[in-house]
Context: one part of a larger RNA
């Protein structure tokens, strides 16, 4: 000199933009953060409508009939998104390759979607319990569950044999049949098998990746083989048996520290330091362990066990996990609101409408950083008054002020007012599709949706009006005099100042440098 996720002191006008627990992976009150589908299913607890009945005339009851919908069964999603950096010196990460694998949803292809069965919730009844919740009996549906048929690909001892799938619901409809429910046809959707691609994931290898030798030897599933098991898959991954190997001064093992990278800071560079925000990867979710489900987890807001803590209890037993967003206590030099909205982008479910979304977009707080703007402009010598200095003449503050003439950015007042919105739905038209109409698909026209928001921006009102500080002035280092003090009080980054004329302490006047900031500190970095 540059830099910072900074803090502290003094001061503080506006806007844009970014950033904001670096410490205790300490403990957490409260609210929200993962719900959704009735076009899979049985249904009707709630709300509204309709229907019918009763009367007290505005109430009570009836009927799942319709819109809807609590709970339950079912499908898909809760493995994404969000947080944190404790652990990890490692195939964890970076980079370059590899073969022995899986892959829901998505894209395009091919074949099929036949025929049956028995249950269990919800519900009803009964019971136990303080509660959490649980038990028994009975009824019932399905895209829930289980067989049968069929089988491209799969397996085997291969002209043969073996074992394997599925599910339907919505909309519309001319003829035909009908038990009046439908069958049947059709459209788009769903389901099953299989193969390709894509995406994502698992695995293996070369190489790079902090310090210590005051850590020199380490290792028995250890190193290799055979056989078997296990896995989606290779492999001591696991087991039995056999052999005695394997690693190491090119630093094994041990100890300490540490998430890694793209990047960031600095520097002419070579290097050195850092890894906060953003992006990629990894790991973790009160501590430790375990599996279940599933395409995917050994699962932050799932389950089980153990432990510590907290809470409830009728003492028998239960409940909880903010390293999600806010917020609280604590720790600390130190770090924000218990805000708004799903309008946009994206995600989950759904045919869709839509619902959910503390992701996200916004707003609030903080000079924490960066950037921009303003605090007025011109004129004005009687060089006013006052202050300070003085050699007492004057000098300086100083065109500075006053005065005169202007301007009005920003803030204040008023009016207008974009862009962020393109859609979906609905309606009209045309085409595709169909036996046909409709849904649906495509195109086009109309209609409609804004949290921010009193938005940006424009216009307008009044008036210089509302807006300057901080550090320093001995040398390094730009900037000097007076008074006070008297080795005292004090200063100080280094050299050093102060003991009666201190440009170095304290104050004043003047000056210098930066400026909504300026200084200090950092056992912060270059």
């Nucleotide at each position: 000199g540059a830099u910072u996720g900074a803090a502290c002191g003094c001061u503080g006008g506006c806007g844009g933009u970014a950033u904001g627990c670096u410490u205790a992976c300490c403990a957490c009150a409260u609210g929200c953060g993962a719900g959704u589908c009735g076009a899979a299913c049985g249904g009707u607890g709630u709300c509204g409508g309709c229907u019918g009945a009763g009367c007290u005339u505005g109430c009570u009851c009836u009927g799942g009939c319709c819109g809807a919908c609590g709970u339950u069964u079912u499908c898909a999603g809760g493995a994404c998104g969000g947080g944190u950096g404790a652990g990890u010196a490692a195939c964890g990460c970076g980079u370059a390759g590899g073969a022995a694998u899986c892959u829901g949803c998505c894209u395009a292809g091919c074949a099929g979607u036949g025929g049956g069965g028995g249950a269990c919730a919800a519900c009803u009844c009964g019971g136990a319990g303080a509660a959490a919740u649980c038990c028994g009996a009975g009824c019932u549906a399905a895209u829930a569950c289980c067989g049968c048929a069929u089988a491209c690909g799969c397996c085997c001892u291969a002209c043969g044999g073996g074992g394997g799938a599925a599910a339907g619901a919505c909309g519309g409809g001319g003829a035909u049949c009908u038990u009046c429910g439908g069958a049947c046809c059709u459209c788009g959707c769903g389901c099953u098998a299989u193969a390709c691609a894509g995406u994502g994931a698992g695995c293996c290898u070369g190489u790079g990746u902090u310090a210590g030798a005051u850590u020199a030897g380490c290792u028995a599933g250890u190193u290799g083989g055979u056989u078997a098991g296990g896995u989606a898959a290779u492999g001591g991954c696991u087991a039995a048996c056999c052999a005695a190997g394997g690693c190491g001064a090119a630093g094994a093992u041990c100890u300490a520290u540490a998430a890694c990278u793209g990047u960031u800071c600095u520097g002419a560079g070579a290097g050195g330091a850092a890894g906060g925000a953003c992006a990629g990867u990894c790991a973790c979710a009160c501590u430790g362990g375990g599996a279940c489900u599933g395409a995917g987890a050994c699962a932050c807001g799932g389950c089980c066990c153990a432990g510590a803590c907290u809470c409830c209890u009728a003492c028998g037993g239960g409940a909880u996990g903010c390293a999600g967003c806010a917020g609280u206590g604590g720790g600390g030099a130190a770090u924000a609101u218990u805000g708004g909205a799903c309008a946009a982008u994206g995600g989950g479910c759904g045919c869709a409408a839509g619902c959910c979304u503390g992701a996200u977009c916004c707003a609030g707080c903080a000079a924490u950083g960066c950037c921009g703007c303003g605090u007025g402009u011109g004129u004005g010598a009687a060089g006013a008054a006052g202050g300070c200095c003085u050699g007492a003449g004057g000098g300086u503050u100083g065109u500075a002020a006053a005065g005169c003439a202007c301007u009005u950015u920003c803030a204040u007042u008023u009016u207008g007012g974009a862009a962020g919105a393109a859609a979906a739905c609905a309606g009209g038209c045309a085409g595709g599709g169909u036996a046909a109409u409709a849904u649906c698909c495509u195109g086009u026209c109309u209609c409609u949706u804004g949290a921010c928001a009193u938005u940006a921006c424009c216009u307008u009102u009044a008036g210089a009006a509302g807006a300057a500080g901080c550090a320093c002035c001995g040398g390094c280092u730009a900037a000097c005099u007076c008074c006070g003090u008297g080795c005292c009080a004090g200063c100080a980054g280094c050299c050093g100042c102060g003991g009666u004329a201190a440009u170095a302490c304290g104050g004043a006047g003047g000056g210098u440098g930066c400026a909504a900031g300026c200084g200090u500190u950092a056992u912060a970095u270059c």
The part of an RNA shown here (small-subunit ribosomal RNA, 5' domain) has 526 nucleotides and comes from an uncultured prokaryote. The prediction has a mean pLDDT of 82. The full RNA is in RNAcentral, with records from ENA.